The RNA shown here (Bacterial RNase P class A) has 360 nucleotides and comes from a Bryobacteraceae bacterium. The sequence is in RNAcentral, with records from ENA. NCBI's taxonomy places the organism under Bacteria, Pseudomonadati, Acidobacteriota, Bryobacterales, Bryobacteraceae. It is recorded under the gene name rnpB. The coordinates come from a structure-prediction model, not an experiment, and the mean pLDDT is 77.

[in-house]
RNA sequence: CUGCCCGGACGGGCAGCCGCCUCCGGUUUCCGGAGGAGGAAAGUCCGGUCUCCAUAGGGCAGCGUGCCGGCUAACGGCCGGGCGGGGUUCUCGCGAGGGAGCCUCGACGGAAAGUGCCACAGAAAAUAUACCGCCCGGCAACGGGUAAGGGUGAAAUGGUGCGGUAAGAGCGCACCGCGGCUGGAGCAAUCCGGCCGGCAGGGAAAACCCCACGCGGAGCAAGACCAAAUAGGGGAGGAGGGAUGGCCCGUCCCGCCCGACUCCCGGGUAGGUCGCUUGAGCCGGCCAGCAAUGUCCGGCCUAGAGGAAUGGCUGCCGCCCGCAAGGGCACAGAAACCGGCUUACAGGCCGGGCGGUUCC
Numbered sequence: 001c002u003g004c005c006c007g008g009a010c011g012g013g014c015a016g017c018c019g020c021c022u023c024c025g026g027u028u029u030c031c032g033g034a035g036g037a038g039g040a041a042a043g044u045c046c047g048g049u050c051u052c053c054a055u056a057g058g059g060c061a062g063c064g065u066g067c068c069g070g071c072u073a074a075c076g077g078c079c080g081g082g083c084g085g086g087g088u089u090c091u092c093g094c095g096a097g098g099g100a101g102c103c104u105c106g107a108c109g110g111a112a113a114g115u116g117c118c119a120c121a122g123a124a125a126a127u128a129u130a131c132c133g134c135c136c137g138g139c140a141a142c143g144g145g146u147a148a149g150g151g152u153g154a155a156a157u158g159g160u161g162c163g164g165u166a167a168g169a170g171c172g173c174a175c176c177g178c179g180g181c182u183g184g185a186g187c188a189a190u191c192c193g194g195c196c197g198g199c200a201g202g203g204a205a206a207a208c209c210c211c212a213c214g215c216g217g218a219g220c221a222a223g224a225c226c227a228a229a230u231a232g233g234g235g236a237g238g239a240g241g242g243a244u245g246g247c248c249c250g251u252c253c254c255g256c257c258c259g260a261c262u263c264c265c266g267g268g269u270a271g272g273u274c275g276c277u278u279g280a281g282c283c284g285g286c287c288a289g290c291a292a293u294g295u296c297c298g299g300c301c302u303a304g305a306g307g308a309a310u311g312g313c314u315g316c317c318g319c320c321c322g323c324a325a326g327g328g329c330a331c332a333g334a335a336a337c338c339g340g341c342u343u344a345c346a347g348g349c350c351g352g353g354c355g356g357u358u359c360c
Stems, first nucleotide, its partner, number of pairs: 001356008010347001012317007020036007038331001042342002045340005050219004062215005067081005082108001083106010109210002114208002117203002131150002133146005158176006177199001178197008223274004233265005240258003244255003281300005287294002318329004
């Protein structure tokens, strides 16, 4: 100088003019002032706050989570650690291989509770079995022994070495692996050892299932308050009308029904107000902690309106495309709020890791 990867922060700037929304103040058909999108405002995938409804307690069912510890209001998030896989560098070793550092990934509880599944190929896919081969016998057909070697497959009853044998085989031995018992370190996951046993044993739980833990539902169109006009409902009064009885007829009165109209009450619609943005808040610093994070101190107030404002033009600068004229400025747009995750994102900046090249 340069390439790749990881992390962090930014993501056009300044000025003028004209508009839009909210709030405040005025001398109120207007004027002045203050403020006005994001790191993802997105997807609505998790977890909460808040609100209403439901709710004795416990269980079943259902859903979710799943190595360990910590953080947090909580989480499927974050931090740290463990184990395992992959990559890379260095190193040890004749080699097979081993060790260490760094980066990265992991639905990472249980397959020794039970049930079921394992395509194709293959002799055999899980109470077993023997295709080629090897060894023994036999002229051969074949019979017996075997599981070293080959072959199939994603996966084949452990691996390496020595001994052993007719050939072989945990058949015997050493080391590794596995299982049981056990010592030490660690809060734990786990790690480092010792002794015993030739040795149970395939995979898959992103099949059912088992274990542990967690979970009531709906969502700001939540919900609360005020409340027209019109039409219903209830009550009080009531002009007038109707039928019937007291009494056979008329009249009057009383009881019953309808009832214009007046007043009162209630539900509820339009509309209005609240919820609404001061909050697990933001910025800076000290301290504790490896860190996530937390305590304390100081400072700050930063859209909240209704289907919805946050825009347009000009000039200069920056960057990109273009010979130029000129054009463009990534992804994207708040809707009760907060913590995460995921997805989208031109461009340059900062830090770290690894590699290449050149010079001293």